Background
The part of an RNA shown here (small-subunit ribosomal RNA, 5' domain) has 506 nucleotides and comes from an uncultured bacterium. The full RNA is in RNAcentral, with records from ENA. The coordinates come from a structure-prediction model, not an experiment, and the mean pLDDT is 84. It matches the Rfam family "Bacterial small subunit ribosomal RNA". Its family is annotated with ribosome and structural constituent of ribosome in the Gene Ontology.
Context: one part of a larger RNA
RNA sequence: GACGAACGCUGGCGGCGUGCCUAACACAUGCAAGUCGAACGGACGAGGAGAAGCUUGCUUCUCCAAGUUAGUGGCGGACGGGCGAGUAACGCGUGAGCAACCUGCCCUUGGAUGGGGGAUAACGUUCGGAAACGGACGCUAAUACCGCAUGACAUCACGGAAUGGCAUCAUUUUGUGAUCAAAGAUUUAUUGUCCAAGGAUGGGCUCGCGUCCGAUUAGCUAGAUGGUGGGGUAACGGCUCACCAUGGCGACGAUCGGUAGCCGAACUGAGAGGUUGAUCGGCCGCAUUGGGACUGAGACACGGCCCAGACUCCUACGGGAGGCAGCAGUGGGGGAUAUUGCACAAUGGGGGAAACCCUGAUGCAGCAACGCCGCGUGAGGGAAGAAGGUCUUCGGAUUGUAAACCUAAGUUGUCAGGGACGAAACAAAUGACGGUACCUGAAGAGAAAGCUCCGGCUAACUACGUGCCAGCAGCCGCGGUAAUACGUAGGGAGCGAGCGUUGUCC
Numbered sequence: 001g002a003c004g005a006a007c008g009c010u011g012g013c014g015g016c017g018u019g020c021c022u023a024a025c026a027c028a029u030g031c032a033a034g035u036c037g038a039a040c041g042g043a044c045g046a047g048g049a050g051a052a053g054c055u056u057g058c059u060u061c062u063c064c065a066a067g068u069u070a071g072u073g074g075c076g077g078a079c080g081g082g083c084g085a086g087u088a089a090c091g092c093g094u095g096a097g098c099a100a101c102c103u104g105c106c107c108u109u110g111g112a113u114g115g116g117g118g119a120u121a122a123c124g125u126u127c128g129g130a131a132a133c134g135g136a137c138g139c140u141a142a143u144a145c146c147g148c149a150u151g152a153c154a155u156c157a158c159g160g161a162a163u164g165g166c167a168u169c170a171u172u173u174u175g176u177g178a179u180c181a182a183a184g185a186u187u188u189a190u191u192g193u194c195c196a197a198g199g200a201u202g203g204g205c206u207c208g209c210g211u212c213c214g215a216u217u218a219g220c221u222a223g224a225u226g227g228u229g230g231g232g233u234a235a236c237g238g239c240u241c242a243c244c245a246u247g248g249c250g251a252c253g254a255u256c257g258g259u260a261g262c263c264g265a266a267c268u269g270a271g272a273g274g275u276u277g278a279u280c281g282g283c284c285g286c287a288u289u290g291g292g293a294c295u296g297a298g299a300c301a302c303g304g305c306c307c308a309g310a311c312u313c314c315u316a317c318g319g320g321a322g323g324c325a326g327c328a329g330u331g332g333g334g335g336a337u338a339u340u341g342c343a344c345a346a347u348g349g350g351g352g353a354a355a356c357c358c359u360g361a362u363g364c365a366g367c368a369a370c371g372c373c374g375c376g377u378g379a380g381g382g383a384a385g386a387a388g389g390u391c392u393u394c395g396g397a398u399u400g401u402a403a404a405c406c407u408a409a410g411u412u413g414u415c416a417g418g419g420a421c422g423a424a425a426c427a428a429a430u431g432a433c434g435g436u437a438c439c440u441g442a443a444g445a446g447a448a449a450g451c452u453c454c455g456g457c458u459a460a461c462u463a464c465g466u467g468c469c470a471g472c473a474g475c476c477g478c479g480g481u482a483a484u485a486c487g488u489a490g491g492g493a494g495c496g497a498g499c500g501u502u503g504u505c506c
Stems, first nucleotide, its partner, number of pairs: 001505003005502005012375006018368002020333001025331003029328003034075003039072002042069003047064007082286003091211008101203002106199008114148001116146002123138006154179011184191002212258003219249003224246008261283004265276004288309005311322004339365001341364003347361001348359004379407003388399004412447001414442005422433001450495005455476003461490005471478002
């Protein structure tokens, strides 16, 4: 000098930030991912029309229908948000490569959207169960599912030609054959669907270099190193398997053990360097512990599924339910870290043609001197140098222009009146914050100062008490009867809404 700090004493205001560093301990409660009826069949249905019965103003039925929606279906739940356990690794950083790859939504271009089929939830009937939920039979729709047709600049097989490359090879062109597609909706304006090519974006993989401590860890390794072949992947590859060979790594530190997320950056320092990796941003990993796959463009998936373990809860004992390292909040741990707040108004995200819905992302507010910055607690005048206190050589000195008193102004605060920007997208409408910031007026010195130190280092001295006691102390050291070093008082020094102490780094 610095801090995500803590503790002691003290504490007026504002702006901007920051706030579980410990138990990746356990979690009550609420919320945090939905949306689309312009994909589909139902159900309900304000209102309207008609019919029947008739107790003449009610009931029933049919049709139309704004709208609501459990279910099927689509898109999104792989983003956003949290945490740092694990990881010494191509994890990260940096620079290259992929002639070994994928990419929903978006953009561009070229084409297509023909004709059929069988189901199934919902629903109805019924059965089982305490519940969670499940079984049987029957019915029905689709942009759900499945054949058929058509089809190439797509894929595959077999050929020809040209060009290029670091090798396997790549690109272009051409011939023949084989294989593969689709979905409509609403209504007249669109939008969707399918195939192919290109782009953009996002990802996957490979490599060079860099990346903590220990040799009181010296040898390590059997899918281990390489080959051939099969399988697998979007893709290369012992990724996996069969067979064959016996390799591969290591004092330029393998292996083992310990510690640790990495970086942009932050702190410090003249720099070199040292230390750190909170907030903000990028990457990685994780989601009660371990394992697994499914779906999907994308996951081996925080608020999805299955299995196993531990734990908690419900139970009719047969069986079930759960996962805050999301936002609040609770217990526990700890020296220590906040509200079970408001709003989608803005920015951004998901769905939708849109209206709109959802959004604890986000925007705001609340709490905390935790940090930085700014302001105030008054200003000018005022000597009888008042009183009081302290010291005294008793003359005086000092507190001290300090106070009293006089004068004026009014920051902050209080009250009253006015009152935003942020709002943009076509016009209109639309503000959580917020009656906030800010402006104007009024009364009024009124409501606002402490903390540490005073032997030297180190700015600041006397008196009394104590008597190697009580105590102080960062180092040197003070204290045993005149202690500027302990305690108190007066005075002084420093900083100031803070001041000291402790801890850690330079």